[in-house]
């Protein structure tokens, strides 16, 4: 340099155009002599950045950046 995949809460990941979810974690509460476990609830998302298509984009297209892999 070329090609390919990927970028979504703190972390790991879902979600094939119509209000972005789960597990773990965090915080509060219940239980417990205390802690752990268990249960209940809550907070937390400019969806890497920009542009395009569309009535409507996390989703489709393009550019840039990060990153994975292949090849020379």
């Nucleotide at each position: 340099a070329u090609c390919u995949g990927u970028c979504u809460g703190g972390c790991u990941c879902a979600g094939u155009g119509g209000u972005c979810g789960a597990g773990c974690g965090u915080u509060g509460g219940a239980c417990u002599u205390u802690g752990a476990u268990u249960c209940c609830a809550a907070a937390g998302g400019u969806a890497a950045g920009g542009g395009g298509u569309u009535c409507g984009a996390u989703u489709c297209c393009c550019c840039u950046g990060g990153u994975u892999g292949a090849c020379u």